[in-house]
This is a predicted structure of a 364-nucleotide RNA (Bacterial RNase P class A) from a Gammaproteobacteria bacterium.

RNA sequence: UGAGAUGGCCAGACAAUCGCGCUUUUAGUUUGACUUUAAGUGAGGAAAGUCCGGGCUCCAAUGGGCAGGGUGCCAGAUAACUUCUGGGAGGCGUGAGCCUACGGCAAGUGCCACAGAAAAUAUACCGCCUGAUUCUCAGUAAUCAGGUAAGGGUGAAAUGGUGCGGUAAGAGCGCACCGCGCGACUGGUAACAGUCGUGGCAGGGUAAACCCCACCUGGAGCAAGACCAAAUAGAGGAGCAGUUUGCUUGCAAACACGUGUGGUCCGCACGGUUCCUGGGUAGGUUGCUUGAGGCAAACGGUGACGUUUGUCCCAGAUGAAUGAUUGUUCUCGACAGAACCCGGCUUAUCGGCCAUCUCACUUU
Numbered sequence: 001u002g003a004g005a006u007g008g009c010c011a012g013a014c015a016a017u018c019g020c021g022c023u024u025u026u027a028g029u030u031u032g033a034c035u036u037u038a039a040g041u042g043a044g045g046a047a048a049g050u051c052c053g054g055g056c057u058c059c060a061a062u063g064g065g066c067a068g069g070g071u072g073c074c075a076g077a078u079a080a081c082u083u084c085u086g087g088g089a090g091g092c093g094u095g096a097g098c099c100u101a102c103g104g105c106a107a108g109u110g111c112c113a114c115a116g117a118a119a120a121u122a123u124a125c126c127g128c129c130u131g132a133u134u135c136u137c138a139g140u141a142a143u144c145a146g147g148u149a150a151g152g153g154u155g156a157a158a159u160g161g162u163g164c165g166g167u168a169a170g171a172g173c174g175c176a177c178c179g180c181g182c183g184a185c186u187g188g189u190a191a192c193a194g195u196c197g198u199g200g201c202a203g204g205g206u207a208a209a210c211c212c213c214a215c216c217u218g219g220a221g222c223a224a225g226a227c228c229a230a231a232u233a234g235a236g237g238a239g240c241a242g243u244u245u246g247c248u249u250g251c252a253a254a255c256a257c258g259u260g261u262g263g264u265c266c267g268c269a270c271g272g273u274u275c276c277u278g279g280g281u282a283g284g285u286u287g288c289u290u291g292a293g294g295c296a297a298a299c300g301g302u303g304a305c306g307u308u309u310g311u312c313c314c315a316g317a318u319g320a321a322u323g324a325u326u327g328u329u330c331u332c333g334a335c336a337g338a339a340c341c342c343g344g345c346u347u348a349u350c351g352g353c354c355a356u357c358u359c360a361c362u363u364u
Base pairs, nucleotide, nucleotide: 001360002359003358004357005356006355007354008353009352010351012329013328014327015326016325017324018323020042021041022040023039024038027035028034029033044335048346049345051344052343053342054341055340056221057220058219059218063266064265065264066263068217069216070215071214072213073087074086075085076084077083088102089100090099091098092097103212104211108210109209110206111205112204125152126151127148128147129146130145131144132143133142134141160178161177162176163175164174165173179201180199181198182197183196184195185194186193187192225286226285227284228283235277236276237275238274239273240272242255243254244253245252246251247250257271258270259269260268293312294311295310296309297308298307299306300305
């Protein structure tokens, strides 16, 4: 100087004039509410998608099982998670780093098109070797029988790989190393790693195939819920509402029936309940923003994060608030607006800045 990798920050700025929402406040009024004065404050890094997880509210008083659903290497963080951090294994990259839907195929059942002899109850197209017969000067060539899977071909993948020996030609047929299975020891919390011994050794792949294993798991949602006000047609129809026993003769129990926020069974609670047609009302208050909150420092931890101390209050609209004009400036501004709240993930995106690390070239 150039090319990369990882992490973090900002989200046009400044000034003037007028106009909006909320909270507090000054003054006035007809005290319903309106006008007025002053101060503070007012959309995001994703507010988006509604994909996960919770807080909160209700079903609701209390449990269990099955099915269903979710997760899938190990250990931690967290309110929790399919999130994050660290480690292991596998893979990519010269490297800094990055990716993983990462339990099990000797539990079972499936699938592997085409090509190829053959993709599982494996097999012989070309070839190699031995023997016999015919032809031929001899070879060779052709046919038949037996042996073979090392060489070639097909394919994503061909029945462990490489090398040496051995054989008529070969083959784990034998040996060495690697791979695989089993066992022991060492290190590590663990996933795993290493060392030694042993066995010629089940043909591969696929579970984002069915399945098996381990762990977890109620539902609905602020249009939840609560309160006030208003209105109504106690309208019409259909279904189940019973039996037995005891006693104090109208009460209790059992069974049956019905209802109870995913399905189903048992249990539990309740006792009148379920469904359809038609009509009326639907305005306001609350929930509603002080939080698993922000910022700073110290300590602990490899880290995610935790503890302590101090400090700050930073939207609460409800047909929906932050806009308009002018001037200056610059890096010329993209994607884009809260609606109960929070932690993540995913997607979109113009530019600018900071820190650390890697590689290449050049100079000293």
Notes:
The sequence was found by an Rfam model in a public genome assembly. The prediction has a mean pLDDT of 76. It matches the Rfam family "Bacterial RNase P class A". Its family is annotated with ribonuclease P activity, tRNA processing and dimeric ribonuclease P complex in the Gene Ontology.